Background: Predicted 3D model of a 528-nucleotide part of an RNA (small-subunit ribosomal RNA, 5' domain) from an uncultured bacterium. Model confidence (mean pLDDT): 85 of 100.

[in-house]
Context: one part of a larger RNA
């Protein structure tokens, strides 16, 4: 000099944009929200609404009102079932290599998606919900009975491909729902289902090289190193097991100890290098602590399960419940780090044919000069060089065109008026193309109409008034830009280094003046 996720101080502080904000206790957490969705898979009907039915009241009647009933319909709590809760979000504890980065490899798996091939025939039994009964303070749980399905289980088919094979053969699938036409049989479409080949993306494994410190750590290792047989995995492999051999690693630093998430990058530097790894992006690891598997295409699973432990809470003392390193927020720790906000309008994600629902991801707003950038706090004129202050050799000098005065301007702020873009879509109607027997339906295009914005009446544009509402901080001995007076008297004090202060202190304190930066300035800490 540059830099920072900074902190602290000032009788500091006007506005906007863009960023950024627990670096410490991976400490403990009140409360709310953060993962649901599908009725176009299913049985149903707790609640809401409407047909229908019955009764009553009014009325000649149509009808109106009231009560009861009512899965018939819209829909839907709980339940069965499907997909998603393995993404997104957080943190950096552990990890010095089961990680990361780069470059390769072969012995793999892969839901949804894309391209292609083939098929979807015929049966069966159950378990929830529900009803009945029991236990328990609760959490919840047990027994009996009924029932549906895209839930579950067989049979048939598969020989192109899949698995096993003694190469003869053997084994192994499936599910329907809905839209339109039709009286129906059935036909057409959409979403699905099963097997299989390839792809995309994802994921698992292996190899080489690369990146910390310590030798006051020199030897380490028995599943250890290799082989054979068995087992296991999606898959290669001591991954595991039995037997056999005695190997394997190491001063090119093994082993041990300490520290640490890694990278793209960031800061600095002319570069080489050094330091760092906040925000953003990729990968990894973790989810109260330790262990374990289940389900599933994928987890050994943050808001799933089981066991053990510590802690907190409820309890009828028998037994139960919980996990913010999600977003806010609280206590604690600390020099120190924000709102218990709005919206799904956009982008994206999950579910759904869709409408739509969910989304503390995200987009916005709030708070903080935490940083960077921009703007403002006026402009011109104005010598009687006013008053006051300070200095003085008492002549004057300086503050100083500074102020006042005069003439203007109105950014930002205030008041007032207008007012976007971010909106693509969605729905309806009409119409063209494809599919089709069809002018249904479905897919796709065009036109018109209606409609969707949290931010927000925001950005931006105009009008009005009026200099009006807006300057401080540090320093002035040398380094280092900037000097005098008064007070003090080795005292009080200053100080980054040299050093100032013991009666003329440009070095302490105050004042006047000056210098530097400026909504900041200075100090401290840290890196180059």
């Nucleotide at each position: 000099g540059a830099u920072u996720g900074a902190a602290c101080g000032c009788u500091u502080g006007g506005c906007g944009g863009c960023a950024u904000g627990c670096c410490u206790a991976a400490c403990a957490c009140a409360u709310g929200c953060a993962a649901g969705u599908c009725g176009a898979a299913c049985g149903g009907c707790a609640g809401c609404a409407c047909a229908g039915u019955a009764a009553g009241u009014a009325g000649c009647a149509a009808u109106a009102c009231u009560u009861a009933u009512g899965g018939g319909u819209g829909g839907c709590g709980a339940g069965u079932g499907g997909c998603g809760g393995a993404c997104g979000g957080g943190u950096g504890a552990g990890u010095a290599a089961u990680a990361c980065g780069u470059a390769g490899g072969g012995a793999g798996c892969u839901g949804u998606c894309c391209u292609g091939a083939a098929g979807a025939g015929g049966g069966g039994g159950u378990c929830a919900a529900c009803c009945c009964g029991g236990g328990g303070a609760a959490a919840c749980u047990c027994g009996g009975g009924c029932u549906a399905a895209u839930a579950c289980c067989g049979c048939a088919u598969a020989c192109a491909a899949c698995u096993c094979u003694c190469c003869g053969g053997a084994g192994g699938a499936a599910a329907g729902c809905u839209u339109g036409g039709g009286c129906a049989a059935c036909c057409a479409g959409g979403c699905g289902c099963u097997u299989u080949a390839g792809g995309a993306g994802g994921u698992a494994c292996c190899u080489a090289c690369g990146g910390c410190c310590g030798a006051u750590u020199a030897g380490u290792u028995a599943g250890u190193u290799g082989g054979u047989g068995g087992g296991g995995u999606a898959a290669a492999g001591g991954c595991u097991u039995a037997c056999c051999a005695a190997g394997a690693c190491g001063a090119u630093g093994a082993u041990c100890g300490g520290u640490a998430g890694c990278u793209g990058a960031u800061c600095u530097g002319a570069g080489a290098g050094g330091a760092u790894g906040a925000u953003c992006a990729g990968c990894c690891a973790c989810a109260c602590u330790g262990g374990g598997a289940c389900u599933g295409a994928g987890a050994c699973a943050c808001g799933g399960c089981c066991c053990a432990g510590a802690c907190u809470c409820c309890u009828a003392c028998g037994g139960g419940a919980g996990g913010c390193a999600g977003c806010a927020g609280u206590g604690g720790g600390g020099a120190a780090u924000c709102u218990u906000g709005g919206a799904c309008a956009a982008u994206g994600g999950g579910g759904g044919c869709a409408a739509c629902c969910c989304u503390g991801a995200u987009c916005c707003a709030g708070c903080g000069a935490u940083g960077c950038c921009g703007c403002g706090u006026g402009u011109g004129u104005g010598a009687a060089g006013a008053a006051g202050g300070c200095c003085u050799u008492c002549g004057g000098g300086u503050u100083g065109u500074a102020a006042a005065g005069c003439a203007c301007u109105u950014u930002a702020g205030g008041u007032u008026g207008g007012g976007a873009a971010g909106a693509a879509g969605a729905u309806g109607u009409a119409u063209g193309g494809g599919u089709u027997a069809a002018u249904a339906g479905c897919c796709u295009g065009u036109a018109c109409a209606u409609u969707u914005g949290a931010c927000g009446g925001u950005a931006c544009c105009g009008a009005c008034a009026g200099a009006a509402u807006a300057a401080g901080c540090a320093c002035c001995g040398g380094c280092u830009a900037a000097c005098u007076c008064u007070g003090u008297g080795c005292c009080a004090g200053c100080a980054g280094c040299c050093g100032c202060g013991g009666u003329a202190a440009u070095a302490c304190a105050g004042a006047g003046g000056g210098u530097g930066c400026g909504a900041g300035c200075g100090u401290u800490a840290a890196u180059c």
The full RNA is in RNAcentral, with records from ENA and SILVA. Rfam family: Bacterial small subunit ribosomal RNA. Its family is annotated with ribosome and structural constituent of ribosome in the Gene Ontology.